[in-house]
RNA sequence: ACUUGUUCUCAGGGCGGGGUGGAAGUCCCCACCGGCGGUGAUCUGGUUCGCCAGAGAGCCCGCGAGCGCCCCUCCGGGUGGAGGGGGUCAAGCAGACCCGGUGCGAUUCCGGGGCCGACGGUAACAGUCCGGAUGAAAGAGAAUAAGG
Numbered sequence: 001a002c003u004u005g006u007u008c009u010c011a012g013g014g015c016g017g018g019g020u021g022g023a024a025g026u027c028c029c030c031a032c033c034g035g036c037g038g039u040g041a042u043c044u045g046g047u048u049c050g051c052c053a054g055a056g057a058g059c060c061c062g063c064g065a066g067c068g069c070c071c072c073u074c075c076g077g078g079u080g081g082a083g084g085g086g087g088u089c090a091a092g093c094a095g096a097c098c099c100g101g102u103g104c105g106a107u108u109c110c111g112g113g114g115c116c117g118a119c120g121g122u123a124a125c126a127g128u129c130c131g132g133a134u135g136a137a138a139g140a141g142a143a144u145a146a147g148g
Base pairs, nucleotide, nucleotide: 002147003146004145005144006143007142008141009140010139016030017029018028019027031128032127033117034116035063036062037061038060042055043054044053045052046051058115059114066093067092068089069087070086071085072084073083074081075080097113098112099111100110101109119131120130121129
């Protein structure tokens, strides 16, 4: 270093201006934001010139959270219902990109124009406000034990 186990820590951003209105951070115009892993021709640093390290896609491939579904628990005489717990669901909702350029190669680079965003709440329809959430979690890092 590797593999496996255990423990700990960390793990999401954004409404500013104007309009209408009785009322909008919810509508309209302009604005703003982009989780995790992979791929990646680009960039940065180092180099013993072999390479090494870091960054690098919201819309390409996957994953997570949310909703839904199923099971358990609880309540109810019952159709059923709120809360809590669990799930191998692999899909039921689960979002969204094109054109031009370069090039062997790019939906990733450069240029241009687009598009997307759980559920519940609300004086009015929410990616940006409030809430579940001081939660959960893709994963990232560290410590430690064992193996060979």